[in-house]
RNA sequence: AGAGUUGACCAGAUGAACGCAGUUUUUUAACUGAGGAAAGUCCGAGCACCGCAAGACAGAGUGCUGGCUAACUACCAGUGAAGGCGACUUUAAGGAAAGUGCAACAGAAAUAUACCGCGCAAUUUAUUGCGUAAGGGUGGAAAGGGGAGGUAAAAGCUCACCGCGCAUUUGGCGACAUUUGUGGCUCUGUAAACCCCACUUGGUGCAAGAGAAAAGGCAAAUAAGCGUCUUGCUUGCCGACAAUCGCUAGAACAUAUAGGCAACUAUAUGUCAAGAUAGAUGUUCAUCUAAUACAGAACUCGGCUUAUAGGUCAAUCUCAAA
Numbered sequence: 001a002g003a004g005u006u007g008a009c010c011a012g013a014u015g016a017a018c019g020c021a022g023u024u025u026u027u028u029a030a031c032u033g034a035g036g037a038a039a040g041u042c043c044g045a046g047c048a049c050c051g052c053a054a055g056a057c058a059g060a061g062u063g064c065u066g067g068c069u070a071a072c073u074a075c076c077a078g079u080g081a082a083g084g085c086g087a088c089u090u091u092a093a094g095g096a097a098a099g100u101g102c103a104a105c106a107g108a109a110a111u112a113u114a115c116c117g118c119g120c121a122a123u124u125u126a127u128u129g130c131g132u133a134a135g136g137g138u139g140g141a142a143a144g145g146g147g148a149g150g151u152a153a154a155a156g157c158u159c160a161c162c163g164c165g166c167a168u169u170u171g172g173c174g175a176c177a178u179u180u181g182u183g184g185c186u187c188u189g190u191a192a193a194c195c196c197c198a199c200u201u202g203g204u205g206c207a208a209g210a211g212a213a214a215a216g217g218c219a220a221a222u223a224a225g226c227g228u229c230u231u232g233c234u235u236g237c238c239g240a241c242a243a244u245c246g247c248u249a250g251a252a253c254a255u256a257u258a259g260g261c262a263a264c265u266a267u268a269u270g271u272c273a274a275g276a277u278a279g280a281u282g283u284u285c286a287u288c289u290a291a292u293a294c295a296g297a298a299c300u301c302g303g304c305u306u307a308u309a310g311g312u313c314a315a316u317c318u319c320a321a322a
Stems, first nucleotide, its partner, number of pairs: 001318002004316007012288007020033005035294001039305002042303005047205004051233007059201005064078004079093001080091004094196002099194002101190003115136002117132006144162002147159003164183004170177002209245002216238003223235002252271008
C1' cells in the first nucleotide's frame, strides 16, 4: 500500500426543568421503563387444548463424519469437491449395477452412428462396393485420457503411466488418506426428476387456553369429530359476553474457577432489567463528542435471513522498500 481475509464491540454520555406508563408507599415521594436486529415469520422448542396408552400407515423433513443442545435444516471441529497467489470462501456432499423418465436445438447420428475424410478393389474417369472410427465439422456431452508400437488405413489391437472396478498395507472413533497387486480393457449425464435406502416426526395455536352458575340440549357406548386405521383402558358431553388471569423469576443474566482445539458443560457467588391493550419512555437548555444510519416489545426462548450512518479493537495474508 491493498474496495486483502476473519472475528469482536459501541449504537451516545453528563447535568437541570417540565411531562408519560407500571410497581411500592399513610402521604411527601422512591425505583424501573424498546433492539442488534425488537424486523421477516424462514426453522426449532417451552407452554396450552383435542379423554389416556401402544402399534401400523399416510404425509412431511433431513442426507459426508464426529460432537454439542431442550430441540433444529442451527452451532463447533474435521473429510471430500470447487474457487482464490494467499489468509480464506462456498457446498442441496447417500444410491445411476432395483426400476421408470428426460436430454430441446444443432448435427449424418443421442444408446450406440458414418456427413466430410482415410485405405483397398473394380471401372464407363466420376461413379460403385468393402473396411474404418485415429483426423475434421455440429453440440454441454459423439463414450476412458494423452504417448509409443502396430496396421492397407485404424481401433486397448498391444505396452507403460493416469483413470475405473476388485482385493490389500499403514494411520484414523469415523468420513477418508495412503501402500501394493490384479482385472476387464469398460454404454454419457441427470435423483434441487419420479424413485430406492437410512434416520426423525400427532394436530391446532396466546386471536392457544382458563374464567360463577342457571335455563336448555345431547348421550349409555354404536359416543367422546385437532391426520387415518387397529387394539386396550376410562367415563358423561355441550352451554353467550365481560371483569380478571394467562403476562413475565427465566432451558435467565453477570463474574470467577475447572474441563474441552472449540461449540459447550459443571460448580460457586451475586442480580431481578417493560408488561402496554386505541396502545407508555417525549420536549427544552448547557457541556463533551465520530453520534448518527436501519429503525419501536405485545406469551417466552434458541437460531437463520434481511436493512444499516459513524467509530474502535485484535489476529492474519500478499506486494514493495529499508